[in-house]
RNA sequence: AGUUUGAUCAUGGCUCAGGAUGAACGCUAGCGGCAGGCCUAACACAUGCAAGUCGAGGGGCAGCACGAAUUAGCUUGCUAAUUUGGUGGCGACCGGCGCACGGGUGCGUAACGCGUAUGCAACCUACCCUGUACUGAGGGAUAGCCCGGAGAAAUUCGGAUUAAUACCUCAUAGGAUCUUAGAUUGGCAUCAAUUAGAGAUUAAAGGUUACGGUACAGGAUGGGCAUGCGUCCCAUUAGCUAGAUGGUAAGGUAACGGCUUACCAUGGCAACGAUGGGUAGGGGGCCUGAGAGGGUGGUCCCCCACACUGGUACUGAGACACGGACCAGACUCCUACGGGAGGCAGCAGUGAGGAAUAUUGGUCAAUGGGCGCAAGCCUGAACCAGCCAUGCCGCGUGCAGGAAGACGGUCCUAUGGAUUGUAAACUGCUUUUAUUUGGGAAUAAACCUAUUUACGUGUAGAUAGCUGAAGGUACCAAAUGAAUAAGCACCGGCUAACUCCGUGCCAGCAGCCGCGGUAAUACGGAGGGUGCAAGCGUUAUCCGGAAUCAUUGGGUUUAAAGGGUCCGCAGGCGGAUUUAUAAGUCAGUGGUGAAAGCCUACAGCUUAACUGUAGAACUGCCAUUGAUACUGUAAGUCUUGAAUUCGGUCGAAGUGGGCGGAAUGUGUAGUGUAGCGGUGAAAUGCUUAGAUAUUACACAGAACACCGAUAGCGAAGGCAGCUCACUAGGCCUGGAUUGACGCUCAGGGACGAAAGCGUGGGGAGCAAACAGGAUUAGAUACCCUGGUAGUCCACGCCGUAAACGAUGUGUGCUGGAUGUUGGGUGGCCUAGCCAUUCAGUGUCGUAGCUAACGCGAUAAGCACACCGCCUGGGGAGUACGGCCGCAAGGUUGAAACUCAAAGGAAUUGACGGGGGCCCGCACAAGCGGUGGAGCAUGUGGUUUAAUUCGAAGCAACGCGCAGAACCUUACCAGGGCUUGACAUGGGGAGGCCGCAGGCAGAGAUGUCUGUUUCCCGCAAGGGACCUCCUGCACAGGUGCUGCAUGGCUGUCGUCAGCUCGUGUCGUGAGAUGUUGGGUUAAGUCCCGCAACGAGCGCAACCCUCGCCUUUAGUUGCCAUCACGUUUGGGUGGGCACUCUAAAGGAACUGCCGGUGACAAGCCGGAGGAAGGUGGGGAUGACGUCAAGUCCUCAUGGCCCUUAUGUCCUGGGCUACACACGUGCUACAAUGGCGGUGACAGUGGGAAGCUAGGUCGCGAGGCCAUGCUGAUCUCUAAAAGCCGUCUCAGUUCAGAUUGCACUCUGCAACUCGCCUGCAUGAAGUUGGAAUCGCUAGUAAUCGCGCAUCAGCAAUGGCGCGGUGAAUACGUUCCCGGACCUUGUACACACCGCCCGUCAAGCCAUGGAAGUUGGGAGGACCUGAAGGCAGUUGCUGUGAGGCGCUGUUUGGGGUAAAACCGAUGACUGGGGCUAAGUCGUAACAAGGU
Repeated sequence: AGUUUGAUCAUGGCUCAGGAUGAACGCUAGCGGCAGGCCUAACACAUGCAAGUCGAGGGGCAGCACGAAUUAGCUUGCUAAUUUGGUGGCGACCGGCGCACGGGUGCGUAACGCGUAUGCAACCUACCCUGUACUGAGGGAUAGCCCGGAGAAAUUCGGAUUAAUACCUCAUAGGAUCUUAGAUUGGCAUCAAUUAGAGAUUAAAGGUUACGGUACAGGAUGGGCAUGCGUCCCAUUAGCUAGAUGGUAAGGUAACGGCUUACCAUGGCAACGAUGGGUAGGGGGCCUGAGAGGGUGGUCCCCCACACUGGUACUGAGACACGGACCAGACUCCUACGGGAGGCAGCAGUGAGGAAUAUUGGUCAAUGGGCGCAAGCCUGAACCAGCCAUGCCGCGUGCAGGAAGACGGUCCUAUGGAUUGUAAACUGCUUUUAUUUGGGAAUAAACCUAUUUACGUGUAGAUAGCUGAAGGUACCAAAUGAAUAAGCACCGGCUAACUCCGUGCCAGCAGCCGCGGUAAUACGGAGGGUGCAAGCGUUAUCCGGAAUCAUUGGGUUUAAAGGGUCCGCAGGCGGAUUUAUAAGUCAGUGGUGAAAGCCUACAGCUUAACUGUAGAACUGCCAUUGAUACUGUAAGUCUUGAAUUCGGUCGAAGUGGGCGGAAUGUGUAGUGUAGCGGUGAAAUGCUUAGAUAUUACACAGAACACCGAUAGCGAAGGCAGCUCACUAGGCCUGGAUUGACGCUCAGGGACGAAAGCGUGGGGAGCAAACAGGAUUAGAUACCCUGGUAGUCCACGCCGUAAACGAUGUGUGCUGGAUGUUGGGUGGCCUAGCCAUUCAGUGUCGUAGCUAACGCGAUAAGCACACCGCCUGGGGAGUACGGCCGCAAGGUUGAAACUCAAAGGAAUUGACGGGGGCCCGCACAAGCGGUGGAGCAUGUGGUUUAAUUCGAAGCAACGCGCAGAACCUUACCAGGGCUUGACAUGGGGAGGCCGCAGGCAGAGAUGUCUGUUUCCCGCAAGGGACCUCCUGCACAGGUGCUGCAUGGCUGUCGUCAGCUCGUGUCGUGAGAUGUUGGGUUAAGUCCCGCAACGAGCGCAACCCUCGCCUUUAGUUGCCAUCACGUUUGGGUGGGCACUCUAAAGGAACUGCCGGUGACAAGCCGGAGGAAGGUGGGGAUGACGUCAAGUCCUCAUGGCCCUUAUGUCCUGGGCUACACACGUGCUACAAUGGCGGUGACAGUGGGAAGCUAGGUCGCGAGGCCAUGCUGAUCUCUAAAAGCCGUCUCAGUUCAGAUUGCACUCUGCAACUCGCCUGCAUGAAGUUGGAAUCGCUAGUAAUCGCGCAUCAGCAAUGGCGCGGUGAAUACGUUCCCGGACCUUGUACACACCGCCCGUCAAGCCAUGGAAGUUGGGAGGACCUGAAGGCAGUUGCUGUGAGGCGCUGUUUGGGGUAAAACCGAUGACUGGGGCUAAGUCGUAACAAGGU
């Protein structure tokens, strides 16, 4: 920094960015320097090498060389043979020294192993150095060699002979050791040193001389032992221990010591973690980190341990010995089967294992080691080289100029632009590196040899000479020529870097969040970019970030976390004051803290890495000197903390006994009669054998109304009638006493609700289980009727609770206000109040704290002391083990696996079968319908070649369609066309085109005949128009995506809401304003208020209807005047009225009364045509539904291109077992039929409406006239009124069907409307359910118009006529608004979410058993070796051999414990888009 949320704060986990590595893997790779290189199988090893040396210790002479002698050949100084240790030398052997170093590995080891600091008065030390003394005499063997034997071999036996610096004996002893008595000095207890006596024991080796040997003392070096401190995890390891702890004595050792043995005692260790188990070499250091820490121990250095596994000793100064020995075991090899051999965790190397780690190289030139007088020999130590980008460091792959911003690529808004990109080409320059040629080091100085100097045969120095693996390497010079040299990862956020194409929840990516379901900056490719660079990424591991184990530096009311409560040992902490001490503490000094490393400075490699020199540091430990404030310790003193006593007081504190009344139940008796009881409603149940009810008496058990409280007591759990006895406690007052006696408390102990368990009682009521009745889809529940444990008592267990204030205990301090309980003091106007004080118990609040909510002297504030507890969610308080329990179970308490969250507080919404308030034809009150019938129409379904497509709860369904016979038309069948039915552009041809006609064809179309353009110009010719041909760009698509879109529309809803600026409050999301009190149709208005204002909505402004006025008067009107009589305002005339259509007026709670808060307003009234928005319309806020529409139109993307385009004919959209919606007509008398005949308004009319006349029963036909319309016409309005019918399937209703016509139209078959005659179906008011409407409304009646040739119109949109009923009211249904509340919802209740079952996968517990491992004890056996003994054998002796005993490795037997692996079956758990059953939780979640 990312990630829990719609957003916020805090908690909390997960993840990332950094650094590092003995690394590995993928892609890539030019060079050099310096370093590093089996982390796994301490697995097994072929082959070679890794420890020898000394002849100046010895006997000697196998091999080599030389010499000498002899013999032979002869070229008379050569060759060969033999002999000879004579010489150089030397195999094997005896002897000396070395082999205990160097080199490897990390098995074991949790230990004095390591680190650090001490001690040894308890020790050793070869070679080296210093000093002193000595180095005399003698002896017997043995290896080798030689001879013989056994054996395949390894090897071995016997005999003879021989040497030594090998071995033995003796002498010497001033030295050493031991014993013993004395003196002096010192110390640390045993003691030590010095000195003078006595006694005993013990040495030697030689060598041609350089060197050695022996004894003693000292030094140096190296070791041994002991001690303090430090040194991993598990307590689900709590007790361990018989040589165990100590003593005495002896033995043993270099030395102390139970190291060993005998005897005696019973100790020793352990919660400050013994014992057991697991893991592990330790340190200097290294990585990381600001540090403190955490991790680690590879390379280098120090220490330890080990050397096939286990044991054992020998030799030696030193070993219990990597390249020595013996024994046992496993394994490998040889074998003649009788026996033998071996040990790479040395350097190379091989196999195996593994993700993975190198050459069977060179040299002793240097450094170092062994032996040697030395030369020298040996040295896989070492120095070098080889392999590997394994790491660190350095260098290079060029530099400068160069714009037509080239070609190509990629992208785009695509005549063009952007980018790759100064990049390239091209020009100039340079040469590190590369290649070639030439030169060419340092590392070397010693030893030694020669010469020489100083002093004493030796030592020290000088000069010269000899010696290089690496290596002809580093380095230097010259020449050539940009020549030889760039990749990897990434580009959604974190995190630097963006576009196109492909793909389409596929393929894939992913560290976390998460991408991918047709426009992916997240997959794959490309272009471009970013980062690093001979490397870059990935994986693994460690630290960091993580204050996420918190010492530095965290928490615990609600996020994880206070133990249920108290007592209390250990432990931790502790009042005032004085003195002493100096353990802690502080300061100085000394020692130590190896080197390397880190740091600083300087220096050497051209630089750096690397290396060298010097310094600093090593924060530690030890010792010593000093200081004494604080803590500790010791000794005193004190009273304020704590306690005791005297006095008073308080209470449901506890234990036991006694007593009481009400209620309930039961029994008996009486009265009394049909029900009682119970519920939402019922039923089960009780009752005529007399219930319930009521009265009396009796009995039983349990609980104690009122008082009663916001109250009291108790440590908590808890405690309630009254009273007695016993017990405990708190508080208050002031004296006295003790004198810090205190606080807290792991382990431990006691108490501890309810339920449960055991034994014995008791049992009225209540009541798990159980039974029945209901409810329900079910109901193993909620409700009802019964009912057993239990509830009660005594005794004994259990030991847990939301045992909660979700708040451990104690002490001190820090403003107040107001109740209440117990006590005290003072005052007064005293039977109460005021002031004050101590102890409790509540509320509100200051500061402060807190994530917020909240806490706030009863702290969650400020501090101190001590204890418990926490460290993501789930798995899980589970499993296993231990402890407790009679059981139930409790306590302690994990892991595998899995998720990226889980959780807290608060905010805004949404929701609630939460609350409050309000509205709406929402209910109610009414009127009329739908749902039943027939028909019309739309939809579903079915059918079909096609029945084109869309619309889908409200808000699809007489909807798109204000008109499907063809057309429309998008669908189907068939027949045609392919630059196309339609547009633009290029080229060519032509006047074909067009018009008229004929033929073929279903038509599209094809073909034939006739005729034949325009303009300019004399002409040639050009241009225009049109057609055809050609081929390419393109056209075309009612093809897909309304979930890519624009526009338009529906809906909530004409609901009253939705927001902003500034200010203020809050850490913040947000809040306030907009809430509150009234009021309104209204967020309408008023008042109040940390808010003040503003915007979009409401209202108003607009249109229309209703009243009036003015103006105007035709086509309208006609009161008055006149004419006319075809009696119609027809005409003159007039505009008064009606009307028309323009402009105005009018209504504003303006006035009055009441009410209200003096407001807004409400109620009533007057006036008025109209009264409180007068009626109606237009007008639709922020937004919601991924609502509808790609088939109105437009449009991105995708798809088709002789077809998904286009033309035509015919068919279909009109189908029909069925279902639904919307309507029409009816079922009749408020009616049908016949007659009569009055009054409208909106509108339409030239391819039109048509008067009038005439024909037809009629639809309609013919003739004819007016009207482009206030003039003419459609136009008859209908309900009305009068007569008739008289309740029936009718004189109702009209479906269906037959016949005959009319009209429109190319054409009425599929499939038009209308007319006449005939026919005369269902239907008698419609189940559950459901719709509309509050006034000129419903209902009812007709009229008009659009579309249109005609019409399926009963639809839609308008118009007028007649003209009601009802509204108490807001409980309920539906929808909506505001406030508030709860929430685990936010895709927002159509939400969320739980458990069983079923399926797949994963890890895990149990389990009859099976199998393996390590460790221990018991018993048997007992190798080698040690120790002890020994009468046998042997040796001159020292001694050896044999035998016996003991100890022990190993082996075996049997039993038990522990830890794993596996196991039929079984238990639960986790995970897994769309399985089953229910609905438990979240809202009062419907109990």
Record summary: The RNA shown here (small-subunit ribosomal RNA) has 1487 nucleotides and comes from an uncultured bacterium. The sequence is in RNAcentral, with records from ENA. Rfam family: Bacterial small subunit ribosomal RNA. Its mean pLDDT, the model's own confidence on a scale to 100, is 83.